[in-house]
RNA sequence: UUCUUAUCAAGAGUGGCGGAGGGACUGGCCCGACGAAGCCCGGCAACCGGUAUAAAUUUUAUAUACGGUGCUAAUUCCAGCAGAGUGUUGGCUCUGGUAGAUGAGGU
Numbered sequence: 001u002u003c004u005u006a007u008c009a010a011g012a013g014u015g016g017c018g019g020a021g022g023g024a025c026u027g028g029c030c031c032g033a034c035g036a037a038g039c040c041c042g043g044c045a046a047c048c049g050g051u052a053u054a055a056a057u058u059u060u061a062u063a064u065a066c067g068g069u070g071c072u073a074a075u076u077c078c079a080g081c082a083g084a085g086u087g088u089u090g091g092c093u094c095u096g097g098u099a100g101a102u103g104a105g106g107u
Base pairs, nucleotide, nucleotide: 002106003105004104005103006102007101008100013041015040016039017038021031022030023029025080026079027078028077042072043071044070047068048067049066050064051063052062053061054060055059076099081096082095083094084093085092086091
């Protein structure tokens, strides 16, 4: 870089440094000097490994949070393509898909 697969409605700070941006992209709509990004600490969760227990037959379930990631405003903030239902001029609801994020495995 790209492919496969699982998950994406829950959860997590009145902290320190830092100083103007941030929420992937586009359009909205938001967050931000009552302090953005980033870094540190803390926290959340339980994807992979480890460990323990139980079952079962070499896996499965549960627990733990030791190691590797991840996450820590708003459902992935909402929509973006297609279809269905309903309504009616503008809308609402639902389903699937696209895109994206993260883990694990492969290339």
This is a predicted structure of a 107-nucleotide RNA (SAM riboswitch aptamer (S box leader)) from Peribacillus frigoritolerans. Of the family's consensus pairs, 97% are formed in the model. Its Rfam family is "SAM riboswitch aptamer (S box leader)". Gene Ontology term of the family: regulation of gene expression. About the family: The SAM riboswitch is found upstream of a number of genes which code for proteins involved in methionine or cysteine biosynthesis in Gram-positive bacteria. The sequence was found by an Rfam model in a public genome assembly. Its mean pLDDT, the model's own confidence on a scale to 100, is 84. The organism belongs to Peribacillus, within Bacteria.